[in-house]
Molecule: SAM riboswitch aptamer (S box leader)
Organism: Bacteroidales bacterium
RNA sequence: GAUUUAUUGAGAAGCGUUGAGAGACCAGGCUCAUCGAAACGCUAGCAACCUUCCCGCAUUGAGCGUGAAAAGGUGCUAAUACCUGGCCCGGAAGGGAAAUGAUAAAUU
Numbered sequence: 001g002a003u004u005u006a007u008u009g010a011g012a013a014g015c016g017u018u019g020a021g022a023g024a025c026c027a028g029g030c031u032c033a034u035c036g037a038a039a040c041g042c043u044a045g046c047a048a049c050c051u052u053c054c055c056g057c058a059u060u061g062a063g064c065g066u067g068a069a070a071a072g073g074u075g076c077u078a079a080u081a082c083c084u085g086g087c088c089c090g091g092a093a094g095g096g097a098a099a100u101g102a103u104a105a106a107u108u
Base pairs, nucleotide, nucleotide: 001108002107003106004105005104006103007102008101013043014042015041016040017039021032022031023030026085027084028083029082044077045076046075049073050072051069052068053067055065056064057063081100087096088095089094
C1' cells in the first nucleotide's frame, strides 16, 4: 500500500521549539489563528479497538450479550468526520441509505 470487518452526535490540554496558516481533497459557507495556526517535542489526560476479569446465553469448538479494569500496543484531546454538495423519502422543517475520509483489528 491492498482486502475484510467494526466504529465514526460521547470524552479528554498545558508547556516548549517554530512562525502563518489551519479545519483530508474540490466548490460554497462557517469557524479557529500573531492574545501564536499547522507541524514537531515533552508532560498530562480521554477512550476502550487489541488486552485482562466477572456474570448470563450457546457450544464439540469457535462464539454472542451486560458490566468492570487500564500496565502495555495503537488512536485521540475546537466545532457531528465543522456544515452543505450526488441519491431516496418529505410541501417544508427534517430524516434515511450510500460514497469518500479517519481509526482499530485481522489477513496479505